Overview
A computed fold for a 75-nucleotide RNA from Cellulomonas persica, annotated as c-di-GMP-I-GGC riboswitch aptamer.
[in-house]
């Protein structure tokens, strides 16, 4: 560097409840914690999925490229 542990110090945070927001798809707080070694960032390929459909959004916890990052057992 690759990798990624019944380490370590720490994060995040799904379903559901609440509040607010958007036609929606979902988005923002609070609660909560199935999980997650990038469950950080990015709509660039792909897939899903809304709407007031020449068009415009949403999904980064669907899988991929990019970009960037704590930690250090075995290989």
């Nucleotide at each position: 560097a690759g990798c990624g542990a019944c380490a370590a110090c720490g994060g995040c945070a799904a379903a559901c409840c609440c509040u607010c927001u958007g036609c929606a798809a979902g988005g923002a707080g609070g609660g909560g914690a199935c999980g997650c070694a990038a469950a950080g960032c990015c709509a660039c390929g792909g897939g899903a999925c809304c709407c007031a459909c020449g068009g415009g959004g949403u999904c980064a916890g669907c899988c991929g490229a990019g970009c960037u990052a704590c930690c250090g057992a075995a290989c």
The model forms 95% of the base pairs in the Rfam consensus.